Predicted 3D model of a 526-nucleotide part of an RNA (small-subunit ribosomal RNA, 5' domain) from an Elusimicrobiota bacterium. The coordinates come from a structure-prediction model, not an experiment, and the mean pLDDT is 85. Taxonomically the source falls in Elusimicrobiota (Bacteria, Pseudomonadati).

[in-house]
Context: one part of a larger RNA
RNA sequence: GAAUUAACGCUGGCAGAGUGCAUAACACAUGCAAGUCGAGCGGGACUAUUUGAGAUUACAUCAACUGGUAGUCUAGCGGCAGACGAGUGAGUAACACGUAAACAACCUGCCCUUGAAUGGCGAACAACCAGCCGAAAGGUUGGCUAAUACGCCGUACGAUCCCGGAAAGGCAUCUUUUUGGGAUGAUAGGCCCGCAAGGGCCAUUCAAGGUGGGGUUUGCGGCCCAUCAGCUAGUUGGCGGUGUAACGGACCACCAAGGCUAUGACGGGUAGCCGAUCUAAAAGGAUGACCGGCCACAAGGGCACUGAGACACGGGCCCUACUCCUACGGGAGGCAGCAGUGGGGAAUUUUGGACAAUGGACGAAAGUCUGAUCCAGCGACGCCGCGUGAAGGACGAAGGUUUUCGGAUCGUAAACUUCUUUUGCAGGGGACGAACAUGCGCAAGCAUUUGACAGUACUCUGCGAAUAAGCCACGGCUAACUACGUGCCAGCAGCCGCGGUAAGCCGUAGGGGGCAAGCGUUGUUC
Numbered sequence: 001g002a003a004u005u006a007a008c009g010c011u012g013g014c015a016g017a018g019u020g021c022a023u024a025a026c027a028c029a030u031g032c033a034a035g036u037c038g039a040g041c042g043g044g045a046c047u048a049u050u051u052g053a054g055a056u057u058a059c060a061u062c063a064a065c066u067g068g069u070a071g072u073c074u075a076g077c078g079g080c081a082g083a084c085g086a087g088u089g090a091g092u093a094a095c096a097c098g099u100a101a102a103c104a105a106c107c108u109g110c111c112c113u114u115g116a117a118u119g120g121c122g123a124a125c126a127a128c129c130a131g132c133c134g135a136a137a138g139g140u141u142g143g144c145u146a147a148u149a150c151g152c153c154g155u156a157c158g159a160u161c162c163c164g165g166a167a168a169g170g171c172a173u174c175u176u177u178u179u180g181g182g183a184u185g186a187u188a189g190g191c192c193c194g195c196a197a198g199g200g201c202c203a204u205u206c207a208a209g210g211u212g213g214g215g216u217u218u219g220c221g222g223c224c225c226a227u228c229a230g231c232u233a234g235u236u237g238g239c240g241g242u243g244u245a246a247c248g249g250a251c252c253a254c255c256a257a258g259g260c261u262a263u264g265a266c267g268g269g270u271a272g273c274c275g276a277u278c279u280a281a282a283a284g285g286a287u288g289a290c291c292g293g294c295c296a297c298a299a300g301g302g303c304a305c306u307g308a309g310a311c312a313c314g315g316g317c318c319c320u321a322c323u324c325c326u327a328c329g330g331g332a333g334g335c336a337g338c339a340g341u342g343g344g345g346a347a348u349u350u351u352g353g354a355c356a357a358u359g360g361a362c363g364a365a366a367g368u369c370u371g372a373u374c375c376a377g378c379g380a381c382g383c384c385g386c387g388u389g390a391a392g393g394a395c396g397a398a399g400g401u402u403u404u405c406g407g408a409u410c411g412u413a414a415a416c417u418u419c420u421u422u423u424g425c426a427g428g429g430g431a432c433g434a435a436c437a438u439g440c441g442c443a444a445g446c447a448u449u450u451g452a453c454a455g456u457a458c459u460c461u462g463c464g465a466a467u468a469a470g471c472c473a474c475g476g477c478u479a480a481c482u483a484c485g486u487g488c489c490a491g492c493a494g495c496c497g498c499g500g501u502a503a504g505c506c507g508u509a510g511g512g513g514g515c516a517a518g519c520g521u522u523g524u525u526c
């Protein structure tokens, strides 16, 4: 000098676009953060309309029980999504990450392309009803019932397995193509149009391929300590198994005695890694906030279930610690989601608005949900921009400071005159971000609807210099000097050093210097 997730002191007008618990991965009150589908299913509630035993009757009105039609809502069964998105960096020195490769050793829901199929039957369990237990959380017995839930049968390909034949190729185990025989493996319906036949849409099953995603393996690369020198028994390899989507001591039985190491094993310390960021002319050094990729974790530890995918932050089980409820028998919980609270700390924000946009989940759609996101609020925390007026104005006013008492200086500075109105205040107008979607239509197109931000930005008019300057330093380094006070005192100080009676180094004042809505100090990096 540059930089900073900064803090502290003094000061503080505005706007834009950023950023904000680095410490206790400490504990958490409260609200919200993952739902959705009635076009899968049986119920239930409600609304409208209709049917009308009957009652009262002059017309007419009311209406049990029941049935029909249309619609709205939905606890439960069922499907998909809760493995994404959001957070944090505790652990991890490791194929965790980065980069370059390999898989003749693998998986893949939704989506896209292609081919084929969707036939027949059955048994249940919730909801519901009845009863029982419990303070609660909740549980239990019996009975009824539906399905795109569950089961069985039939059929089926280039799928899988077994026994054979042939050809081509490679990379060792082999791979690919083709062919004969045998065995095994599926499915679900819903809505709309139609009198019907049938058709359309969305689903379902099997197979092949693809996109995107994931898994595994390997070469190389990136911290400190040798005051860590030897380490290792599933250890190293083999054979055969188990297990897995898949290879493998991953695991198991048996056999052999190997394997790593001064090119630093093993041990200890520290640490998430990278794209990048800061600095520097570069080489290098330092860092890994925000944004993006990967990994790991979800009170501490362990485990599996479901599923295409988890060993699952707002799923389950067990143990531990802690907190809460209790009728003392027993239960409930997990903010490293967004806000917010206590605590720790030098220190880090609102218990805000909206799904309008973008994206996501579900749905045929309308739509619902979305603390992702978009916005607003708070903080000079940093960056960038603007303003605090402009021109004229000497009687060089008053006043301050100083003085050799003549003057000098603050100083065109002020007053005063003329002008402007960024900003501010008041009043009028007022966005872009919106196109999808939906309906109609063969299409072109037509129609309709939607804005949190926000009455904001912007714009027009009016008013009036009006609303707006500080901080640090002035001995040398280092730009900037005098007076008074003090008297080795009080104090200053980054280094050298100032202060003991004329201190340009202390304190105050005037002046001048630097930067400026900031300025200075401290910490850290180059």
Stems, first nucleotide, its partner, number of pairs: 001526004006522005013386002016383001018381001019379002021344001026342003030339003035080003040077002043074008054062003087297003097221007106214003111210007119153004128143006159184011189202005223269003230260003235257004240252003272294004276287004299320005322333004350376001352375003358372001359370004389419004399410004424463006433453001438447003470515003474511001475496003481510005491498002